Record summary: Model confidence (mean pLDDT): 86 of 100. Predicted 3D model of a 252-nucleotide part of an RNA (large-subunit ribosomal RNA, domain VI) from a Candidatus Berkelbacteria bacterium. The source organism's lineage runs through Bacteria, Bacteria candidate phyla and Candidatus Berkelbacteria. Rfam family: Bacterial large subunit ribosomal RNA. Rfam links the family to the GO terms structural constituent of ribosome and ribosome.
Context: one part of a larger RNA
RNA sequence: CGAGGAAAACUGAGGAGGUCUGUCCCUAGUAUGAGAAGACCGGGAUGGACGAAUCUAUGGUGUAUCAGUUGUACUACCAAGUGCAUUGCUGAGUAGCUACAUUCGGUUGGGAUAACCGCUGAAAGCAUAUAAGCGGGAAGCCCGCUCCAAGAUUAGUUUUCAUAGACUCCUAGUAGACUACUAGGUUGAUAGGCACCAGGUGUAAGUGUGGUAACAUAUUGAGCCGAGGUGUACUAAUUAGUCAUUUUGAGA
Numbered sequence: 001c002g003a004g005g006a007a008a009a010c011u012g013a014g015g016a017g018g019u020c021u022g023u024c025c026c027u028a029g030u031a032u033g034a035g036a037a038g039a040c041c042g043g044g045a046u047g048g049a050c051g052a053a054u055c056u057a058u059g060g061u062g063u064a065u066c067a068g069u070u071g072u073a074c075u076a077c078c079a080a081g082u083g084c085a086u087u088g089c090u091g092a093g094u095a096g097c098u099a100c101a102u103u104c105g106g107u108u109g110g111g112a113u114a115a116c117c118g119c120u121g122a123a124a125g126c127a128u129a130u131a132a133g134c135g136g137g138a139a140g141c142c143c144g145c146u147c148c149a150a151g152a153u154u155a156g157u158u159u160u161c162a163u164a165g166a167c168u169c170c171u172a173g174u175a176g177a178c179u180a181c182u183a184g185g186u187u188g189a190u191a192g193g194c195a196c197c198a199g200g201u202g203u204a205a206g207u208g209u210g211g212u213a214a215c216a217u218a219u220u221g222a223g224c225c226g227a228g229g230u231g232u233a234c235u236a237a238u239u240a241g242u243c244a245u246u247u248u249g250a251g252a
Stems, first nucleotide, its partner, number of pairs: 001151001005161006014148004020048007032037001050105005058099004065092005070085006109143003116136004165243004169185005190236003193232005199225003206219005
C1' cells in the first nucleotide's frame, strides 16, 4: 500500500514439525529339534536419546532480603550505626529465571502401493497371478496428529456496526533492544503507597535482672524484610487533541 470503512471470530490453498529405538516378563522351556538350543503370532513392563511445557516438590542462582564477623574512617564519646575493603568475607534465602527437576509426546486407525504372495482366466481344449477382471502386502507414499497460514493479488467466509473506530498522551507488565503486543486510564484496583497474610532471616534496639567482667537472661519466634497473595482511591493514570468513516451536490 492492496483487499469499499470498522471491530471481532473463522475457513484452510499451501507450508513446517513429528515419525526413533533397546532390554526384560508372560504366552513357553511351548512349536521345532537326537541333543545343544529355541521361536513366529499375540499381550505387558521398564529404559535410552530426542522434543515440548512447567516451577508443586528436589537442586542452582538470587550484587535492592536477614543475620554473623574482620580491618579502617566517620557520626564528639559509650552504646548503636553508616561508608570502603571482590556483594569485604561467611551462613541462609522470597519472587523471577533455570536443570540436574517434574509432567507429557512418538500411539491407534484409514487409503493407494513396492518387492513379493494369490483368486478366477483365456490367447494356446492343457498350463499360466494377466491379456479383460478381483485380492493380500512395508518403519516407505497420501491422510490422520501438532503448529503457522487470505500478499491464497484467485487478496476468501461469518457476525455485529457504520454519529463506527483508531491513534497521540499517561499508569503498567503476562510483553519487550526500539517498535510492537497485552492489562488499564476515575463509570478506575494499572502502578506506587498503606493494611493484613504468605514467605525469608532468626530472638532487634532500649530497659530490667544476674555476673568484677566477657556475657547470660526476661520483655520476644522478637525486630527487620525486593519482586508473592488479598484488600483499600491516599498518590499518579487530568483536561484534551489528531486522523478516519458517513451524508449531499456538481461533473463524467